[in-house]
RNA sequence: UUCUUAUCCAGAGAGAUGGAGGGACAGGCCCGAAGAUAUCUCAGCAGCCAGCCGGAACCCGGUCAGGUGCUAAGUCCAACAGGUAGUUUUACCUGGAAGAUGAGAA
Repeated sequence: UUCUUAUCCAGAGAGAUGGAGGGACAGGCCCGAAGAUAUCUCAGCAGCCAGCCGGAACCCGGUCAGGUGCUAAGUCCAACAGGUAGUUUUACCUGGAAGAUGAGAA
């Protein structure tokens, strides 16, 4: 990097460095010189894997914090297709795409 598969309405911030855009995306809406994004340190969270305990059959519950991940906003909302109500604006539902993370494989 690609493929397969599961999940994505929960949770969790301080300091240092640095100095301009950032939130993946041509829209919207937000964050940002009262210093964002990013990097580092410490702290924290507990989704997945592993471990442990219990029940049980191919699972469930609890625990832990080892691996990975995460700590603005539901993946921030939307986007593409279909549908419901209204028919100007809009609100809502379903599915898909894309993305993120884990596990496995090449």
The prediction has a mean pLDDT of 83. This is a predicted structure of a 106-nucleotide RNA (SAM riboswitch aptamer (S box leader)) from Salibacterium halotolerans. The sequence was found by an Rfam model in a public genome assembly.